RNA sequence: AGAGUUUGAUCCUGGCUCAGAUUGAACGCUGGCGGCAGGCUUAACACAUGCAAGUCGAACGGUAACAGGCCGCUGUGAUCUCUUCGGAGUGAACUUGGCGCUGACGAGUGGCGGACGGGUGCGUAACGCGUAGGAAUCUGCCCAGUAGAGGGGGAUAGCCCGGAGAAAUCCGGAUUAAUACCGCAUAAGCCCUUCGGGGGAAAGCAGGGGAUCUUCGGACCUUGCACUAUUGGAUGAGCCUGCGUCGGAUUAGCUUGUAGGUGGGGUAAUGGCCUACCUAGGCAACGUUCCGUAGCUGGUCUGAGAGGAUGAUCAGCCACACUGGGACUGAGACACGGCCCAGACUCCUACGGGAGGCAGCUGUGGGGAAUAUUGGACAAUGGUCGCAAGCUUGAUCCAGCCAUGCCGCGUGUGUGAAGAAGGCUCUAGGGUUGUAAAGCACUUUAAGUGGGGAGGAAAGGUUGUUAGUUAAUAGCCUUGCACUGUGACGUUACUUACAGAAGAAGCACCGGCUAACUCCGUGCCAGCAGCCGCGGUAAUACGGAGGGUGCGAGCGUUAAUCGGAAUGACUGGGCGUAAAGCGCGCGUAGGUGGUUUGUUAAGUUGGAUGUGAAAGCCCUGGGCUCAACCUGGGAACUGCAUCCAAAACUGGCAGACUAGAGUACGGUAGAGGGGGGUAGAAUUUCAGGUGUAGCGGUGAAAUGCGUAGAGAUCUGAAGGAAUACCAGUGGCGAAGGCGGCCCCCUGGACUGAUACUGACACUGAAGUGCGAAAGCGUGGGGAGCGAACAGGAUUAGAUCCCCUGGUAGUCCACGCCGUAAACGAUGUCUACUAGCCGUUGGGCAGCUUGACUGUUUAGUGGCGCAGCUAACGCGAUAAGUAGACCGCCUGGGGAGUACGGCCGCAAGGUUAAACCUCAAAUGAAUUGACGGGGGCCCGCACAAGCGGUGGAGCAUGUGGUUUAAUUCGACGCAACGCGAAGAACCUUACCAGGUCUUGACAUCCUGAGAAUCCUUCAGAGAUAGAGUAGUGCCUUCGGGAAUUCAGUGACAGGUGCUGCAUGGCAGUCGUCAGCUCGUGUCGUGAGAUGUUGGGUUAAGUCCCGCAACGAGCGCAACCCUUGUCCUUAGUUGCCAGCAGGUUAAGCUGGGCACUCUAGGGAGACUGCCGGUGAUAAGCCGGAGGAAGGUGGGGAUGACGUCAAGUCCUCAUGGCCUUUAUACCUAGGGCUACACACGUGUUACAAUGGGACAUACAGAGGGCUGCGAAACCGCGAGGUGUAGCGAAUCCCUUAAAAGGUCUCCCAGUUCGGAUUGCAGUCUGUAAUUUGACUGCAUGAAGUUGGAAUCGCUAGUAAUCGCGGAUUAGAACGCCGCGGUGAAUACGUUCCCGGGCCUUGUAUACACCGCCCGUCACACCAUGGGAGUUGACAGGGGCAUAAGUCGUUGAGCCAACCUUCGGGAGGCAGACGCCCAAGCUCUUGUCGAUGACUGGGGUGAAGUCGUAACAAGGUAACC
Repeated sequence: AGAGUUUGAUCCUGGCUCAGAUUGAACGCUGGCGGCAGGCUUAACACAUGCAAGUCGAACGGUAACAGGCCGCUGUGAUCUCUUCGGAGUGAACUUGGCGCUGACGAGUGGCGGACGGGUGCGUAACGCGUAGGAAUCUGCCCAGUAGAGGGGGAUAGCCCGGAGAAAUCCGGAUUAAUACCGCAUAAGCCCUUCGGGGGAAAGCAGGGGAUCUUCGGACCUUGCACUAUUGGAUGAGCCUGCGUCGGAUUAGCUUGUAGGUGGGGUAAUGGCCUACCUAGGCAACGUUCCGUAGCUGGUCUGAGAGGAUGAUCAGCCACACUGGGACUGAGACACGGCCCAGACUCCUACGGGAGGCAGCUGUGGGGAAUAUUGGACAAUGGUCGCAAGCUUGAUCCAGCCAUGCCGCGUGUGUGAAGAAGGCUCUAGGGUUGUAAAGCACUUUAAGUGGGGAGGAAAGGUUGUUAGUUAAUAGCCUUGCACUGUGACGUUACUUACAGAAGAAGCACCGGCUAACUCCGUGCCAGCAGCCGCGGUAAUACGGAGGGUGCGAGCGUUAAUCGGAAUGACUGGGCGUAAAGCGCGCGUAGGUGGUUUGUUAAGUUGGAUGUGAAAGCCCUGGGCUCAACCUGGGAACUGCAUCCAAAACUGGCAGACUAGAGUACGGUAGAGGGGGGUAGAAUUUCAGGUGUAGCGGUGAAAUGCGUAGAGAUCUGAAGGAAUACCAGUGGCGAAGGCGGCCCCCUGGACUGAUACUGACACUGAAGUGCGAAAGCGUGGGGAGCGAACAGGAUUAGAUCCCCUGGUAGUCCACGCCGUAAACGAUGUCUACUAGCCGUUGGGCAGCUUGACUGUUUAGUGGCGCAGCUAACGCGAUAAGUAGACCGCCUGGGGAGUACGGCCGCAAGGUUAAACCUCAAAUGAAUUGACGGGGGCCCGCACAAGCGGUGGAGCAUGUGGUUUAAUUCGACGCAACGCGAAGAACCUUACCAGGUCUUGACAUCCUGAGAAUCCUUCAGAGAUAGAGUAGUGCCUUCGGGAAUUCAGUGACAGGUGCUGCAUGGCAGUCGUCAGCUCGUGUCGUGAGAUGUUGGGUUAAGUCCCGCAACGAGCGCAACCCUUGUCCUUAGUUGCCAGCAGGUUAAGCUGGGCACUCUAGGGAGACUGCCGGUGAUAAGCCGGAGGAAGGUGGGGAUGACGUCAAGUCCUCAUGGCCUUUAUACCUAGGGCUACACACGUGUUACAAUGGGACAUACAGAGGGCUGCGAAACCGCGAGGUGUAGCGAAUCCCUUAAAAGGUCUCCCAGUUCGGAUUGCAGUCUGUAAUUUGACUGCAUGAAGUUGGAAUCGCUAGUAAUCGCGGAUUAGAACGCCGCGGUGAAUACGUUCCCGGGCCUUGUAUACACCGCCCGUCACACCAUGGGAGUUGACAGGGGCAUAAGUCGUUGAGCCAACCUUCGGGAGGCAGACGCCCAAGCUCUUGUCGAUGACUGGGGUGAAGUCGUAACAAGGUAACC
């Protein structure tokens, strides 16, 4: 940094997709170790169990438990002493009771803490958060200062007694303490104040102690802690403000405590925070209100950056704690593990009533793709309480689980070619796996086992010592030293020894993008796929394998974000045709704004200060062996605020100017607008006259009008609408638009000279006005035209096009509508930037005074430079270069549609989506192809002619049908007398039978036999059985060659499939004139040029011109043949002259002159002349010549097209078959026959048929042959053999023509099918199924519908002859000659082709593309009688708890009291407010709904053919 994908190709536009990085991830496969991190993103769903907030006895009354002490006592009773051995005494120990005495301590009073720490992200679009500021505040514990702590009083828990209850718990009585509570005193620099004054606090506890006093408790002193008042600080908190902070306008108006004021209340404090009164304000397009979504930030991910996305972990702030409401306490809460009430849920219950809140740490269920242990410890850090020891702490520190991520390490190292085996592949040689393995020699990280072993520990305590306080050596405290001593992690990190390569590699991919290729299987199946797309029998794309590539304890997939995407463009896009300029003005807000002076300092610039938390990112050091990670420092935090300075630019203020803009005055042009009047031409109608049979209309017709007099023509009248010529890329207008003439009213533009104003300007969201046609309303009018409608045509149909009529409408007045391809598809304004040519309206100058020239302006056109553009094109009237402002666009379809709003009488307009679906849709240009586009040209293409086919019979091929089989192929031209130049057997591939299996054929191996011939028997034959003859050739004597038989396996064989895997061959366009290349040039490019143009030609043939110059394959020529002549040579050919000779005959001598044969030459080249053309190429005419413009004919077939044909000629890849799809055999079939088609043949007759006699060819063939003469037969033919391997002999009499005779227009003396009989020939064989002959028979057919074929001269037509193929079998095919025409005006039309041009939505290329309804399936969506849910607003009722207020007939310890009571309080009642609740109503959103509307998608449905070409009626709005 880009790439793939629209096209036949190209360049744009434009979307989709990919490569990168990342994640709290999940899933699949796999899994060795360690370090550091992370771990419910979903149900703020419900929660069992345990733990998470306690602590203080140095505040208090105390003593339930534990320990000690003391005292007493019941029982047991060790030991010891005495003993009469019965016992007695002593009494340790145990047990039991008492004493708060000590250590301590359950419950309680009291203090402090439960407002921190921990969790979560519901709510919140907000002063919630971020940032920068502010003034009217509070602040426990902490720090510093000042002053104090005097003296009293009354209660109440606990405990005890009694009672209620299942319990939770509650009630009554008695008694009691305090650092609990309440007064009194005192008090300021505290508070209040009317400035006179008034109000107003406290508490002790512990340690120690020498005097003094004592009721022996202590007082007192001192130290420490605690306490009161107050000041200041620190910390924390509350409040206010500027700025910033998501989407929706299909949410545009919101608000009544609302905005402000005054008085009062309330709060720690300001304030409508609350209340009474007064005013009527306040907010909003710079987005009020409403709806949806969302905790905010430091940061995180990405990115070059700007940005975009995000807000896990860590840190700051906020909010919340089952849901809703409320206050209490307190320094701090409206309080996660507090209270009260309401609600839902769960649990207990004796049914009366109670209890609870994991969004703390574990854990459970549920939800989910998905997220861990009911662990250890307070050792460290931090917190609460405490004087302290200490207690407590699911904060925290650790451990466990998980590849979830990042980082590091390992799974060995070296050597090792016989390149092993095996695998895969193969052109069979080899290649590859691959130094890889094995083998040999080494190493031991990490894991394992056993030893050793830091650091995290600082504290704390005790004793001694030093200083301070003090009256004090107590006590307390401080520093240092010595001693003692605290580790959950932990089998720690680390280190060492041992053993052994030992226990440790996978995952994805390999068609392109994108690194990496082969085989097999499969056969549009199975499947793959991120996009393009693979798969229909040779798949590098599916599945497997081998190999390879990439990453590696991971690898892939999925999801998501940014990037690429300049596809929302600030950096950094566009709007003529690709999406995109409002139809056009006026104009509000807003944005922008001429010259100059001064001033200011808002913007701007510079500097300074404060802040921008820490962490993170970056730089640089350090610590873990490195790294990740941790840590020190720096930089950065692009921001905000304040202060100072500058004054160029922008802004503000003040002054001045005139170049922008405007005003006054004089002129000019004009279909500018509105109103009134008026004119002529034309159409139509009416009336009248003349006049007669048609008129009208069309491609052709008909409907229609007309003998009741049309049309035509003349005269008159009526009425409406529009204004020919002039008329012009002329004029005017903002656009729509405006056209006879005259008058009235009126807008704008241009122009001239002077004067004036002095920036008054430009643009313009909203808003407002104008706005073609059609349409709507009311009332007129209505000639022509003319939707709808009717009729007539056309047509397969014709609800069209065409015709005849014709209503709305078109016209006028008034009022709506508000849209058009309202277009220059080009917003308005301003400035600048080469020229040339027209035209309209003015001005100026000049002279030559003109239909003049020059110049300058305002319009309006055509070219064109630079420049721009994807190209086309634009080009001073910009789409160039810049500036100002507005509008609009962001893939195609769905859709300018739905819903909602606004407007409208309606029609409808305007604003304007989504679901779903596709990988394109689009623009410009290019090359082809095509056009019922154009131009030029050619061809038996048409036309002009001649003869056919299509009708009949027959032959032959095909289709179809039939069949056991009717083998197969060929299917428009370019299949169909084609492969097949020849099916009775064979051929033969087909069918029904019968055999055979290494095979009918090839090679190799083994054994036997020469080979071979013959006979017999069974059989349809192939075969099978039996028998006989025969033993050969070479030899180094071993054997070998050839051949036959048998056996074994490799293999043979296949007319089996694929011509869409192929080679080769040939068909067709087309013997058409084309098809290309090199270099150069042009174009961003595909491509163009050359090859186009002007002529010309049969021709891209030639000439000229030309950014082209040359060249190649084609054309032509060279080749063959034919036409004339010359020359050479004469046998088998020929015979003029000479001679011989026959009935006759080159028959003979002889000769080659001629003909002919076959070799070589000549000849024809537009060469010559005239005309024409451009002086060219050429064309026309002529001469000469056998032949004249390619002389005729043939061979020769460019680049390519048709996946055209052929695997059944041959060759060949792959597949299939192998006792059969091979081989052999005999028989049948390919020859069938209701039918259809093609190609031929014979005819239908007199230009003919028949009979007789008679003339003239050419080219071929012949030994498996042609076969003469002669004889036989009516004939086919037979007998016969001469000659000939052929210029010698034979096939071989050519026929038509010509001559004579006959037939006389008929189904015939035409025609010959069909059938019968008799034969001939070939062949083993003629029945299925040959050809021919004779006799007899004598069908259809009388010139052929629509349609269609061939031919332009020795041609068509007609006539015969020959050959290949065969044993035999042509009407076919291939050749040959004889006779021998007609016509061509011409290129309009049909067909085909060539060149140029044009249009195209075609490129599989018009046999193209493509539209809509209907039918079917699926999908999403709108409407819908309704139904249902959620949320929200408004009204009303009712009111829990609770604050506040009111109240008196209740009750009450402290204080005061005159003893009555008062002050104050408690409880009650009432009132205001108010949550849930109930009710009425409205709105928004969602779900669902019979039916219904359109939309989208879907290989082969129906109907038409609307669009693309002039798309067959130009298309479109």